[in-house]
This is a predicted structure of a 72-nucleotide RNA (transfer RNA) from Candidatus Lithacetigena glycinireducens. Its mean pLDDT, the model's own confidence on a scale to 100, is 82. It was read from a public genome assembly. The source organism's lineage runs through Bacteria, Bacillati, Candidatus Lithacetigenota and Candidatus Lithacetigena. It matches the Rfam family "tRNA". About the family: Transfer RNA (tRNA) molecules are approximately 80 nucleotides in length. Gene Ontology term of the family: triplet codon-amino acid adaptor activity. The family's RNA type in Rfam is transfer RNA.
RNA sequence: GGGCGGUUAGUUUAGUGGUAGAACGCUACUUUGACACGGUAGAGGUCGAUGGUUCGAUUCCAUCACUGCCCA
Numbered sequence: 001g002g003g004c005g006g007u008u009a010g011u012u013u014a015g016u017g018g019u020a021g022a023a024c025g026c027u028a029c030u031u032u033g034a035c036a037c038g039g040u041a042g043a044g045g046u047c048g049a050u051g052g053u054u055c056g057a058u059u060c061c062a063u064c065a066c067u068g069c070c071c072a
Stems, first nucleotide, its partner, number of pairs: 001071007010024004018055001026042005048064005
C1' cells in the first nucleotide's frame, strides 16, 4: 500500500429505517449474629467522528479515526 471484518452501558455483547436491550459488574433497600448467596428497586449509552440520503439514521451511503485478520 491492497482486501475483508469490527467500533453500541464499567466489561462481554444483541439489535433493528420509527423513543436502544441482555448478562455480569455498580448503588440502595431487604435477608443474616456477620459475610456470602438470594429477593426488590435504581443509576449508568452524544450507538467511534464528520458529512450525505430520508418526514425520521444506531441502522443506508461517503470520508476519516482506532482496532483485528489476510496479502504484498